Predicted 3D model of a 474-nucleotide part of an RNA (small-subunit ribosomal RNA, 3' major domain) from an uncultured bacterium. Its Rfam family is "Bacterial small subunit ribosomal RNA". Its family is annotated with ribosome and structural constituent of ribosome in the Gene Ontology.
[in-house]
Context: one part of a larger RNA
RNA sequence: UGACGGGGGCCCGCACAAGCGGAGGAACAUGUGGUUUAAUUCGAUGAUACGCGAGGAACCUUACCUGGGCUUAAAUGUAAGAUGACAGGCUGAGAAAUCAGUCCUUCUUCGGACAUUUUACAAGGUGCUGCAUGGCUGUCGUCAGCUCGUGCCGUGAGGUGUCGGGUUAAGUCCCAUAACGAGCGCAACCCCUAUCUCUAGUUGCCAGCGAGUAAUGUCGGGGACUCUAGAGAAACUGCCUACGCAAGUAGUGAGGAAGGCGGGGAUGACGUCAAGUCAGCACGGCCCUUACGUCCAGGGCUACACACGUGUUACAAUGGCCGGUACAGAGGGCAGCUACCUGGUGACAGGAUGCAAAUCUCUAAAGCCGGUCUCAGUUCGGAUCGAAGUCUGCAACUCGACUUCGUGAAGUUGGAUUCGCUAGUAAUCGCGCAUCAGCCUCGGCGCGGUGAAUACGUUCCCGGGCCUUGUACA
Numbered sequence: 001u002g003a004c005g006g007g008g009g010c011c012c013g014c015a016c017a018a019g020c021g022g023a024g025g026a027a028c029a030u031g032u033g034g035u036u037u038a039a040u041u042c043g044a045u046g047a048u049a050c051g052c053g054a055g056g057a058a059c060c061u062u063a064c065c066u067g068g069g070c071u072u073a074a075a076u077g078u079a080a081g082a083u084g085a086c087a088g089g090c091u092g093a094g095a096a097a098u099c100a101g102u103c104c105u106u107c108u109u110c111g112g113a114c115a116u117u118u119u120a121c122a123a124g125g126u127g128c129u130g131c132a133u134g135g136c137u138g139u140c141g142u143c144a145g146c147u148c149g150u151g152c153c154g155u156g157a158g159g160u161g162u163c164g165g166g167u168u169a170a171g172u173c174c175c176a177u178a179a180c181g182a183g184c185g186c187a188a189c190c191c192c193u194a195u196c197u198c199u200a201g202u203u204g205c206c207a208g209c210g211a212g213u214a215a216u217g218u219c220g221g222g223g224a225c226u227c228u229a230g231a232g233a234a235a236c237u238g239c240c241u242a243c244g245c246a247a248g249u250a251g252u253g254a255g256g257a258a259g260g261c262g263g264g265g266a267u268g269a270c271g272u273c274a275a276g277u278c279a280g281c282a283c284g285g286c287c288c289u290u291a292c293g294u295c296c297a298g299g300g301c302u303a304c305a306c307a308c309g310u311g312u313u314a315c316a317a318u319g320g321c322c323g324g325u326a327c328a329g330a331g332g333g334c335a336g337c338u339a340c341c342u343g344g345u346g347a348c349a350g351g352a353u354g355c356a357a358a359u360c361u362c363u364a365a366a367g368c369c370g371g372u373c374u375c376a377g378u379u380c381g382g383a384u385c386g387a388a389g390u391c392u393g394c395a396a397c398u399c400g401a402c403u404u405c406g407u408g409a410a411g412u413u414g415g416a417u418u419c420g421c422u423a424g425u426a427a428u429c430g431c432g433c434a435u436c437a438g439c440c441u442c443g444g445c446g447c448g449g450u451g452a453a454u455a456c457g458u459u460c461c462c463g464g465g466c467c468u469u470g471u472a473c474a
Base pairs, nucleotide, nucleotide: 001474002473003471004470005469007468008467009466010465011464012463013462015458016457019421020420021419022418023417026313027312028311029310030309031308032307033306034304035303042053043052064299065298066297067296068295069294070293076122077121078120079119080118081117082116083115084114088103089102090101091100092099093098106113107112124288125287127286128285129284133282134281135277136276137275138273140271145184146183147182148181149180150179151160152159153158164175165174166173190265191264192263193262195233196232197231198230199229200228201227205222206221209220210219211218236259239253240251241250242249243248315414319373320372321371322370323369324368325367331362332361333360336355337354340351341350342349343348380411385406386405387404388403389402390401391400427450428449429448430447431446432445433444
């Protein structure tokens, strides 16, 4: 100087407390361990692995296993030589890759071009090392810290500044001060959102005027309004009161759409964990080279006495079922989204129309109104299984999703323990997107609808910041 302390002081955080809803019990989905297996490819492993890499494993992917092939090889280039083909069609063998046969077989300004093939060079490796590395990332932590120049103090390591008194979300600011300044962080500048004004009105809107319809901004028209998308305004403790030297704090204060950081996002200092990644990519070294490279078929990654994590659905009446009826936002769409019509109980199919889209289309559910069920393993719950189908796709056996009929398991609120959340939040309800032929999506990322309770407080648990103290630790 740090680190540590079941030392002290001050302070903060959904850290506790106060509340609300979960997990831990059940079934299923998914990941992991373990076991099994020819293989169940590899990585991630307290917090910071375990719905993680994977934003989509039937083939492909695919790296694994079994079997069958190739050895300049899948691609590209150079040099030399050869050929006029190669490819494609057909036939045969084969699981295919591929092999054999056959048919058809270039251009030319004659220099060559093009293509194939042979040879020689350069290949290839998801093989190892993340403890050789770059880059990127997680975490402490959006915590308020981490440093430098000059000066001063100290033999020196180093200290001071950065401490003290206040204050703040903040090393934020003020006062004081052997320190005076400065840098990286904080804040602000950026984006979205909440209010208003101006500009502009198409594909959006429709108040007033007119036309038209069974009905609809449908049409003429209009720019008022909503909205769209560009420019501005607005919030600064600016004003008032109280306290205070100041910074600032308090107020059911005024005004205001918004008040003391208005709400949210992006933004992550010096560093820590030899943290993670050589399988995104790049790269040093080592290793393989008729194989640890490469092509193909089939299988596996989907196994299943078990254990754990994360979720979904429930155990019901604030509910289930049936009928009627209302209201979004954000996104997507041509190998696409599809209005509408017809068929089918349905998944869907057959027609048909609009739209490369503020124009067409995909678009709610909880809610509200009425009926029924009456506390039961039930009209709860839907696992599992049987049968029949639909769709995608060369192909749904291993191993897809969906539909209909039947079947109708566990489960009656879950031990110790444990997680999330402070407001348009939790809870609850649906919708969209990426990936994608299809889909194991109950995941992830977004979007809106409905919409709470509680916070006395900081004694305690956990993590962190500052000062101080002890130390046989570095």